[in-house]
RNA sequence: GCCGCCUUAGUUCAGCUGGUUAGAACGCUGGUUUGUGGAACCAGAGGUCCCCCGUUCGAUCCGGGGAGGCGGUACCA
Numbered sequence: 001g002c003c004g005c006c007u008u009a010g011u012u013c014a015g016c017u018g019g020u021u022a023g024a025a026c027g028c029u030g031g032u033u034u035g036u037g038g039a040a041c042c043a044g045a046g047g048u049c050c051c052c053c054g055u056u057c058g059a060u061c062c063g064g065g066g067a068g069g070c071g072g073u074a075c076c077a
Stems, first nucleotide, its partner, number of pairs: 001073007010026004019057001028044005050066005
């Protein structure tokens, strides 16, 4: 350089045929309980769905470009 895959909450990951307000577990915060802590239970906060442009009435989802990561491969030394 070329090819493929990936990018969604703090972390690890789901997300249907494009359709009203985007989810889970863990973690975090508060409360209940407990002599304290842990555990358990209840509640809550937390999102530029990597960026830009386009298609569409409507995009996390489709198309183009870019960025970052992983893997494969070629060339030079």

The prediction has a mean pLDDT of 80. This is a predicted structure of a 77-nucleotide RNA (transfer RNA) from Hyphomicrobium sp. Its Rfam family is "tRNA". Rfam classes the family as a transfer RNA. Rfam links the family to the GO term triplet codon-amino acid adaptor activity. The source organism's lineage runs through Bacteria, Pseudomonadati, Pseudomonadota, Hyphomicrobiaceae and Hyphomicrobium.